[in-house]
Context: one part of a larger RNA
RNA sequence: UGCAUGAUAUAUGAGGGAUUCAUUUUCUAGUACGAGAGGACCGGAAAUGACGCACUUCUGGUGUGGUAGUUGCCGCUUCAGCGGCACAGCUACGUAGCCAUGUGCGGAUAAGAUAAGUGCUGAAAGCAUCUAAGCACCAAGCUUACCCCAAUACUGUGUAUCUCGGCGAUUGCCGGCAGAGCCCGGGCAGACUACCCGGUUGAUAGACUACUGGUAGAAUCAACGUGAGUUGCCGCCGAGUAGUACUAAUUGCUCGCCAAA
Numbered sequence: 001u002g003c004a005u006g007a008u009a010u011a012u013g014a015g016g017g018a019u020u021c022a023u024u025u026u027c028u029a030g031u032a033c034g035a036g037a038g039g040a041c042c043g044g045a046a047a048u049g050a051c052g053c054a055c056u057u058c059u060g061g062u063g064u065g066g067u068a069g070u071u072g073c074c075g076c077u078u079c080a081g082c083g084g085c086a087c088a089g090c091u092a093c094g095u096a097g098c099c100a101u102g103u104g105c106g107g108a109u110a111a112g113a114u115a116a117g118u119g120c121u122g123a124a125a126g127c128a129u130c131u132a133a134g135c136a137c138c139a140a141g142c143u144u145a146c147c148c149c150a151a152u153a154c155u156g157u158g159u160a161u162c163u164c165g166g167c168g169a170u171u172g173c174c175g176g177c178a179g180a181g182c183c184c185g186g187g188c189a190g191a192c193u194a195c196c197c198g199g200u201u202g203a204u205a206g207a208c209u210a211c212u213g214g215u216a217g218a219a220u221c222a223a224c225g226u227g228a229g230u231u232g233c234c235g236c237c238g239a240g241u242a243g244u245a246c247u248a249a250u251u252g253c254u255c256g257c258c259a260a261a
Base pairs, nucleotide, nucleotide: 006162007161008160009159010158011157015149016148017147021049022048023047024046025045026044027043033038051106052105053104054103055102059100060099061098062097066093067092068091069090070089071086072085073084074083075082076081110144111143112142117137118136119135120134165174166173167172179255180254181253182252183199184198185197186196187195204248205247206246207244208243209242210241211240213237214236215235221232222231223230224229
């Protein structure tokens, strides 16, 4: 954008996609079998690997607007204290987020029709024969079942709910229903769009306050120490959790047509 000349919400599932794995140990059982050596089918249990999906409590990585240390040059303001640049100057840690090497989960079970194959009954062909009529079984494969997308599925699916007039008389005028959009504050959504939330009857973002968490003990002053330093419930802080209308979501505009689906 179309379906669709009303709208909102919610379903169905034609069709499509994904999945489909392997190994080890153990019980049955040192049983059946076998002279012995050796050593099962069937069935049960427990793990592991690879792969896939999701997540971030833990472990770990990153964390270019966090904290601290530190070198050179320059600057403020001489000391002290700060700032700028140098790959974020370098180095040590690190919140949120993102992530895997971390965590959780998955490939379960069953049915139907079959392949090779195994059969029953049974003639042609007095016998025999799984086949010619008829009937039964059987695979990790096929179709369902489980998970995901899905009505742009155009022979165009369904359900529930909501929906406003006047004049005029033949497609004209005035107003504007349900609802939607523009606009604005934002997002764990995102290339744009879209999607989602909020818009004062408000906690949407910022700010502030409190906390959580990170760094590691600011400066100044004081005390102590010969000194490096120590102490004084540090200081600073991005994304996190709450609270508070202080700031900003102002004012408004447009579409949507008349009872039809």
The part of an RNA shown here (large-subunit ribosomal RNA, domain VI) has 261 nucleotides and comes from a Verrucomicrobiota bacterium.